[in-house]
Context: one part of a larger RNA
RNA sequence: CUGGGCGUAAAGGGUGCGUAGGCGGGGAGAUAAGUCAGGUGUGAAAUCCACAGGCUCAACUUGUGGACUGCACUUGAAACUAUUUCUCUUGAGUGGGGUAGAGGCAAGCGGAAUUCCUGGUGUAGCGGUGAAAUGCGUAGAUAUCAGGAGGAACACCGGUGGCGAAGGCGGCUUGCUGGGCCUUAACUGACGCUGAGGCACGAAAGUGUGGGGAGCAAACAGGAUUAGAUACCCUGGUAGUCCACACUGUAAACGAUGAUUACUAGGUGUGGGCAGAGACCCUGUCCGUGCCGGAGUUAACACAAUAAGUAAUCCGCCUGGGGAGUACGGCCGCAAGGUUGAAACUC
Numbered sequence: 001c002u003g004g005g006c007g008u009a010a011a012g013g014g015u016g017c018g019u020a021g022g023c024g025g026g027g028a029g030a031u032a033a034g035u036c037a038g039g040u041g042u043g044a045a046a047u048c049c050a051c052a053g054g055c056u057c058a059a060c061u062u063g064u065g066g067a068c069u070g071c072a073c074u075u076g077a078a079a080c081u082a083u084u085u086c087u088c089u090u091g092a093g094u095g096g097g098g099u100a101g102a103g104g105c106a107a108g109c110g111g112a113a114u115u116c117c118u119g120g121u122g123u124a125g126c127g128g129u130g131a132a133a134u135g136c137g138u139a140g141a142u143a144u145c146a147g148g149a150g151g152a153a154c155a156c157c158g159g160u161g162g163c164g165a166a167g168g169c170g171g172c173u174u175g176c177u178g179g180g181c182c183u184u185a186a187c188u189g190a191c192g193c194u195g196a197g198g199c200a201c202g203a204a205a206g207u208g209u210g211g212g213g214a215g216c217a218a219a220c221a222g223g224a225u226u227a228g229a230u231a232c233c234c235u236g237g238u239a240g241u242c243c244a245c246a247c248u249g250u251a252a253a254c255g256a257u258g259a260u261u262a263c264u265a266g267g268u269g270u271g272g273g274c275a276g277a278g279a280c281c282c283u284g285u286c287c288g289u290g291c292c293g294g295a296g297u298u299a300a301c302a303c304a305a306u307a308a309g310u311a312a313u314c315c316g317c318c319u320g321g322g323g324a325g326u327a328c329g330g331c332c333g334c335a336a337g338g339u340u341g342a343a344a345c346u347c
C1' cells in the first nucleotide's frame, strides 16, 4: 500500500460557520463526455504462451499460431453517471399563528452573610486543635445592639429540570438581541449533506495596561507534627480571584462515543407544544431529556430509536512499548508557551 479499525485496548479534530473538493430527491425530453457493443488501423523484432521441428536429451534454437488485456479513428446503444431544457413537492428554506427557557450583551435595583469603621452595653478572656502553640485582647477584645463603608457571591425555589454549537449560563427589573419547538400549508422549487485549507468562538490558570480589593488564597512568614516535614493541621498573608480593554488557545475541552440521513420490539418517568366537544383525568402525536429492556452488536463490560444495531455520504484520526508530544526546522505568541512533529538507540 491493500486492508482492518477509532466508548474503555493505538485512534473522533474543543466547538461552530464556511471555500475548494467529494456526495446528493421524483417525472419527461435532448446530447453522447464516462459506460457498453461492432468495425478498421496500429500495437517492430526478441521476450511470453500453445503446437510441431533441429542439436543423442535438456538448456539452447527454428517454424507456425496465439497473445501483446493498449491507443487512435469510425458506426451504433441510451439503462446508469454526467451535461442541459422543461417540470414536481416529500428534502431544504420563507411566510402566517402560537409557545417554553440560568441563551447572549448593557444598565439599574435588592436582601442575607463575611470583613472593616464609629458609637452604646459589658468584662477577661477570645480564637484555634487530635492536643497545643503562634495570633488577638485591660490602649477594653470575643459576645451583643445601633449606624455607616466596601467588595464579591446570589440561600430557599432547584429538579438524571431548562437553554446554548461547544466553552458555558442561576437574585430581581428594564432595554437591545440570537436560536429552538409546535401548528398551518400561503410562497420558493433540490436552493441539500459534509467540509482539506480558512475564519470565528473557546473553562481555569497565565500575560500586558489601567482600575478595584470584602472574603478566599499559590508564593512567603510564623506555630505545631515528625527522625526530618521545603507537606498534610493552625495563625497570618502577597500575586490572583473582580471590572474594562488587549493577548494566550490549552483541559479527564468527556457521552473518553465526528456530522448528516433513512430504517429496526416494547415498557416507564420527566420538560415544551398540538389534537381528540377536553377544565381534571385519559388517549394519540411532534420535539427534548432520563431509566429499564428485546432483536442485533460486542473480547467482555456494556450499547440498545439520544445505538456501540442495519445501511449510505463526507471529514478527522490510529498502525507495538520506551525514546517523545522530546529534538531540529517552520508558523504563532510580549512572555509563559502553543502548533506542526522525527530519528538514533533500546525492549
Stems, first nucleotide, its partner, number of pairs: 003319004007301002012315001014201004021194003025088007033081002035077008048066007091191001092188003095184005103177007110154001115149007125136002162169002206247006215241002220236004258314006266292011296303002320347003329340004
The part of an RNA shown here (small-subunit ribosomal RNA, central domain) has 347 nucleotides and comes from a Clostridia bacterium. Rfam family: Bacterial small subunit ribosomal RNA.